[in-house]
Molecule: Guanidine-I riboswitch aptamer
RNA sequence: GGAAUGGGCAGCUAGGGUUCCGGCCUGCAAGCGCGGGUGACUGGUCCGAGAGCCGUCGACCUCGUGCCUCAGGUUACACGGCGGGACAAAAGCCCGGGAGGU
Numbered sequence: 001g002g003a004a005u006g007g008g009c010a011g012c013u014a015g016g017g018u019u020c021c022g023g024c025c026u027g028c029a030a031g032c033g034c035g036g037g038u039g040a041c042u043g044g045u046c047c048g049a050g051a052g053c054c055g056u057c058g059a060c061c062u063c064g065u066g067c068c069u070c071a072g073g074u075u076a077c078a079c080g081g082c083g084g085g086a087c088a089a090a091a092g093c094c095c096g097g098g099a100g101g102u
C1' cells in the first nucleotide's frame, strides 16, 4: 500500500409514510349514508434497521462422555454520503459493512 470475511430467521423498537380504517375539513337540504380534500392528523392496519433491543437456529472452541447428545464459552468492532429502486407512499427498508473517510 492492497484484499477478503464479518451467518440465517422470528418478534419488537427508534424511525417512516398514507393504500385501508379512524380523526379533521367539505359537498349532497340536517342526520344516516355516499362523494371530495387533508399525513405541517396523536393514532389502528402497513413498511422498518449491518452499524437498535431481544429470542432462536447455525458456526467455532474447551472438558467429560463416546458418535450424537449434554455442560461451559466465543460470535468482536462498526464514521458514512449524493444518487437510484420497490410497494399506495416514505424511511435508519433495498442497492449498502457499497462510494468515500479514519
Base pairs, nucleotide, nucleotide: 007057008056009055011053012052015047016046020044021043022041023038024037025036026035027034028033058075059074060073061072062071077097079100083095084094085093